[in-house]
Context: one part of a larger RNA
RNA sequence: UGACGGGGGCCCGCACAAGCAGCGGAGCGUGUGGUUUAAUUCGAUGCAACACGAAGAACCUUACCCAGGUUUGACAUGGUCGUAGUAGUGAAGCGAAAGCGGAACGAGCCUUCGGGCAGCGAUCACAGGUGCUGCAUGGCUGUCGUCAGCUCGUGUCGUGAGAUGUUGGGUUAAGUCCUGCAACGAGCGCAACCCUCGUCGCUAGUUAAUUUCUCUAGCGAGACUGCCCGUAUAACGCGGAGGAAGGUGGGGAUGACGUCAAGUCAGCAUGGCCCUUACAUCCUGGGCUACACACACGCUACAAUGGGUGAUACAAUAGGUUGCAAUAGAGCGAUCUGGAGCCAAUCCAAAAAAUCAUCCUCAGUUCGGAUUGCAGGCUGAAACUGCCUGCAUGAAGUUGGAGUUGCUAGUAAACGCAGGUCAGCACACUGCGUUGAAUACGUUCUCGGGCCUUGUACA
Numbered sequence: 001u002g003a004c005g006g007g008g009g010c011c012c013g014c015a016c017a018a019g020c021a022g023c024g025g026a027g028c029g030u031g032u033g034g035u036u037u038a039a040u041u042c043g044a045u046g047c048a049a050c051a052c053g054a055a056g057a058a059c060c061u062u063a064c065c066c067a068g069g070u071u072u073g074a075c076a077u078g079g080u081c082g083u084a085g086u087a088g089u090g091a092a093g094c095g096a097a098a099g100c101g102g103a104a105c106g107a108g109c110c111u112u113c114g115g116g117c118a119g120c121g122a123u124c125a126c127a128g129g130u131g132c133u134g135c136a137u138g139g140c141u142g143u144c145g146u147c148a149g150c151u152c153g154u155g156u157c158g159u160g161a162g163a164u165g166u167u168g169g170g171u172u173a174a175g176u177c178c179u180g181c182a183a184c185g186a187g188c189g190c191a192a193c194c195c196u197c198g199u200c201g202c203u204a205g206u207u208a209a210u211u212u213c214u215c216u217a218g219c220g221a222g223a224c225u226g227c228c229c230g231u232a233u234a235a236c237g238c239g240g241a242g243g244a245a246g247g248u249g250g251g252g253a254u255g256a257c258g259u260c261a262a263g264u265c266a267g268c269a270u271g272g273c274c275c276u277u278a279c280a281u282c283c284u285g286g287g288c289u290a291c292a293c294a295c296a297c298g299c300u301a302c303a304a305u306g307g308g309u310g311a312u313a314c315a316a317u318a319g320g321u322u323g324c325a326a327u328a329g330a331g332c333g334a335u336c337u338g339g340a341g342c343c344a345a346u347c348c349a350a351a352a353a354a355u356c357a358u359c360c361u362c363a364g365u366u367c368g369g370a371u372u373g374c375a376g377g378c379u380g381a382a383a384c385u386g387c388c389u390g391c392a393u394g395a396a397g398u399u400g401g402a403g404u405u406g407c408u409a410g411u412a413a414a415c416g417c418a419g420g421u422c423a424g425c426a427c428a429c430u431g432c433g434u435u436g437a438a439u440a441c442g443u444u445c446u447c448g449g450g451c452c453u454u455g456u457a458c459a
Stems, first nucleotide, its partner, number of pairs: 001459002003456003007453007015443002019407005026300008034291002042053002064286002068282003073126001077125007088105002093100002108117003128275002131273003137269002139264003142260001144258001149188006155164003168179003194252004199221007224246001227240002302400001306360006319348002323342002328337003367397001372392007413435007
């Protein structure tokens, strides 16, 4: 100087407390461990691995396994030699395909007519490797943490390591600001500048009856402790007015010096090592989907603030030509037939909880829907294994131990909708709107963090 303390002081955070909804019990979905397996490819492992890489494993993907092929190679560049029915198309036959095989058909560019290019064959360099090392690395990322810190120049102090500044008194979300001071200044962070939502004005506008209004998308205005009161030297704090908005107005992007030899050689790049008729490469099939079990993240429930049936309202984001698809018709339905319209503010387009009416009356039920059987539909070359529908079946489950998670306002909770991935497949993820709460006395305690100080046989 740090680090640590079941030392002290001050302060902060959904950290506790006060509340609301959950998880932990059940069934199912997904991930992981374990076990199994020919293979169940690999990585991620306290917080910060476990719906994570994967924004979607039937083939492909695919890296794994079994079997079958190829060897200058599936892909690139170059050298040498050779080759003329050459490049290309490729029949019969063997085969699961890949591949082997080669009948038959059969083209071009430049040219000084010697030949050259492209191709094919041989050969040599080489290709290739999702093989190893993230403890050789770049780049990127997580985490402490959007925490308020981390430093430098000159000066001063100290033999020196270092100190000071950065400490003190106040204040702030903040090393934010004020004040004092052997310090005076400065940099990276904080804040602001950026995007977005909320109010108003102006301009323009397709759709559209609509000069208003609403909307769309551009430009501006507006909020600064500016004004008032009291305290105070000041910073600032408390209250008030006006205002759509008040003291950082809400949200986002933005992540200092560093820590964890944190993660990634399988995104990419790359040193070294290793393989080179094999650890390369092609292909059929299988596996990644196994299943005594354990954990993690979710979905659906256990019901009457509910379930069924009928009627009837109100969104926003986003997407659409290999696409979205209306009216109509068939079917109980999934869906099918057909195709208006739409390259989209024009068409696709129907929100669901909510509301109204009615049945059920506290039951393992008109709750719950697992499982199983049968019959169908869709995608696709292919469905035992994907998704959906109908009929039948009707399991566990009556609110969940110890423990544990999220959330402070348009938030939690509830409700649906859209998108990416995608032929098909979403209970996941990323967004969008609709309905819309309760509670916060407070900082003793738990966890994490910041500043000062103290002890130390630690570095």